Overview
A computed fold for an 83-nucleotide RNA from Desulfuromonas sp., annotated as c-di-GMP-I riboswitch aptamer. Taxonomically the source falls in Desulfuromonas (Bacteria, Thermodesulfobacteriota, Desulfuromonadia, Desulfuromonadales). It was read from a public genome assembly, where an Rfam model found it.
[in-house]
RNA sequence: CUCAGAUAAACGCAAAAUCGUGGUAACGCGAUGACGCAAAGCAUGGGGCCCGAUUCGGAAAGAUGGGCAGCCCGGCUCCCGAA
Numbered sequence: 001c002u003c004a005g006a007u008a009a010a011c012g013c014a015a016a017a018u019c020g021u022g023g024u025a026a027c028g029c030g031a032u033g034a035c036g037c038a039a040a041g042c043a044u045g046g047g048g049c050c051c052g053a054u055u056c057g058g059a060a061a062g063a064u065g066g067g068c069a070g071c072c073c074g075g076c077u078c079c080c081g082a083a
Stems, first nucleotide, its partner, number of pairs: 005080001012037002017032006035070001041076002045073003048068004055063002
């Protein structure tokens, strides 16, 4: 340095729910709170799932658009010291 990750140690993050708030919505932000997480740190490159306001479309489907990084793969960065 790479791979790997313990009944180790010191840290960290924060699910659901509730309250407030933004949004048509999915969902986001703040507070309380911890289900869990060795990257549950950062960032949408690929796939997948969710929403459905505007526009396209005769309607439906769909496209445009938006969201989920704690859905998976991949990318970048990172604490520790047993095997």